[in-house]
């Protein structure tokens, strides 16, 4: 330092339900409770979904890769 990852501490994330709003829809925000999650952090490409004058525009991944970064420290 690096590989790792605990019935460690502290702190993050939040399927999904349930209230309210937002959009034509896909979806998204906000409170609350919590399935999970050691990159369930970012970025890019694939990929999915919706709309559609088929040019194209919108929206998602808690899919896949891939590249960068990060807390803590038993075995």
């Nucleotide at each position: 330092u690096u590989c790792c990852g605990a019935u460690a501490a502290g702190g993050g994330c939040a399927a999904g339900c349930u209230g309210g709003c937002c959009g034509a829809g896909a979806g998204g925000c906000c409170a609350g409770c919590a399935c999970g999650c050691a990159a369930a952090g970012u970025c890019a490409g694939g990929c999915u979904u919706c709309u559609u004058u088929c040019g194209a525009g919108a929206a998602g991944c808690g899919c896949c890769u891939g590249a960068c970064c990060a807390c803590c420290g038993a075995a």